This is a predicted complex of two RNAs, RNase P RNA and transfer RNA, with 421 nucleotides together. Rfam match: Bacterial RNase P class A. About the family: Ribonuclease P (RNase P) is a ubiquitous endoribonuclease, found in archaea, bacteria and eukarya as well as chloroplasts and mitochondria. Model confidence (mean pLDDT): 78 of 100.
[in-house]
């Protein structure tokens, strides 16, 4: 200088005039606050709330190397193995020798089993054999050597695989040694197995206050409700469904101080966690957060006397019960650690 | 704001333990008929929303977008 791989971080800044909602009160004024990093998709998880302080069983569903963070997670760190890449780094992950079935077409054969071309023995009849050919994504370890009638793990030596014993290492695993010629093809994002985990439902949850009426009709049942997929238990209660009615753009609570943020400082490689100081940071309900102007920053374009000058533009998106993740969309821009590769000292 | 359901030919809809996608309406084109409809024969009909993955092999099975529908107040 160039190529490249992984994170962080901002995402328009100051002024000024007018308006909005909220602390906010009967009303003004003045004073403070007023969208995001994704507020989004509604994929996960939890906080609350109601059912019972949600207990037992059965279906169900999710996770899925290990271990360790958390409220918890399918999220994060750290470590372990396999293969991709020169590296940084990324990406994958229980079990296929417990059964069940799948494996199209081609092919002799798609896993109990078998032999199409071939290959040797034999005159043949018949028998041995799977090295080589073809077929397919996928053909019963590979490659060599010795072996043979011709082969063949049939012997052998490396490499793989499998048991098993010793040491490390919470453990995934991973070293060393012994043995076993190899019995085990591939698919669990097929069913299933084997650990772990999970009751339902959702702020329109759910408490309260008001207002109004057809307390009407039809139909179930002796049991029925408690939203549960089922059964058991437990509370509750005479009911329960449907239609129809009434009422309301009903009011208030729940609703914003929290697993919050910021700053140091301990413990940890890290996620993360504890102390100690400081802050208060929307709370609307037909749902506020907006418009104009001035000067600046970026970026187009056109005119240039090369000082600038006009014109137009500056991303994805908008809270609505809250948090804590993941994924998905963003013009533009600024930073950090590391890799490889050249060149100059 | 929360909850759910779909998506295949122009149109309506089928396709389940993954094996290469159909039916009926329309459509072209021929036949019948003096002519049309109807009948009758023949044909063409498709990135299975999009997109990555798992698989020899995806409409199917796993994410992850994107469209489109629908339900959920209180009283009694």
């Nucleotide at each position: 200088g160039g190529a490249g791989u992984g994170g962080g971080c901002c995402g328009g800044g100051c002024g000024g005039u007018c308006g909005c909602c909220c602390c906010u009160u009967a009303u003004c004024c003045u004073g403070g606050g007023g969208a995001g990093g994704a507020a989004a998709g509604u994929c996960c998880g939890g906080g609350c709330u109601c059912c019972a302080u949600a207990g037992g069983g059965c279906a169900g569903g999710g996770u899925g190397g290990c271990u360790g963070c958390u409220a918890a997670c399918g999220g994060c760190a750290g470590c372990g193995c396999g293969g991709a890449g020169c590296a940084a780094u990324g990406c994958g992950c229980g079990g296929a020798a417990a059964g069940u079935g799948g494996c199209a077409c081609a092919g002799a054969a798609a896993a109990c089993a078998g032999a199409c071309c071939g290959c040797c023995c034999g005159c043949a009849a018949g028998g041995g054999c799977a090295a080589g050919g073809g077929u397919g994504a996928a053909a019963u370890g590979g490659c060599g050597g010795g072996g043979u009638a011709a082969g063949a793990g049939c012997c052998c030596a490396c490499c793989g695989g499998c048991g098993c014993g010793c040491g490390a290492g919470u453990g995934a695993u991973c070293g060393c040694g012994c043995g076993c010629g190899c019995a085990u093809g591939u698919c669990a994002a097929a069913c299933c197995c084997c650990a772990c985990c999970c009751g339902g439902a959702g702020c329109a949850a759910g408490a309260c206050c008001a207002a109004a009426u057809a307390g009407g009709a039809g139909g179930g049942a002796a049991u029925g409700g408690g939203u549960g997929g089922c059964c058991c238990g437990c509370c509750c209660a005479a009911c329960c469904c449907u239609c129809g009615g009434g009422u309301a753009c009903g009011g208030u609570c729940g609703c914003u101080a929290g697993a919050a943020c910021c700053g140091c400082c301990u413990a940890g490689c890290a996620a993360u966690a504890g102390g100690c100081g400081g802050u208060c940071c929307a709370g609307a309900g037909g749902a506020a957060u907006g418009a104009c102007c001035g000067c600046c920053a970026c970026c187009c374009g056109c005119g240039c006397a090369a000082g600038c000058g006009c014109g137009g533009g500056u991303a994805c998106a908008g809270a609505a019960u809250c948090c804590g993740g993941c994924u998905u969309a963003c013009a533009g821009g600024c930073u950090c650690a590391c890799u490889c590769c050249g060149g100059c000292u | 704001u929360c909850c759910c359901c779909g998506g295949u030919a122009g149109c309506u809809c089928a396709g389940u333990c993954g094996g290469u996608a159909g039916a009926g309406c329309g459509g072209a084109c021929g036949g019948c008929u003096g002519u049309u409809a109807a009948c009758c024969g023949u044909c063409a009909u498709g990135u299975c929303g999009c997109u990555g993955g798992u698989u020899c092999g995806a409409a199917u099975c796993c994410g992850g977008c994107c469209c489109g529908g629908g339900g959920a107040g209180c009283c009694a």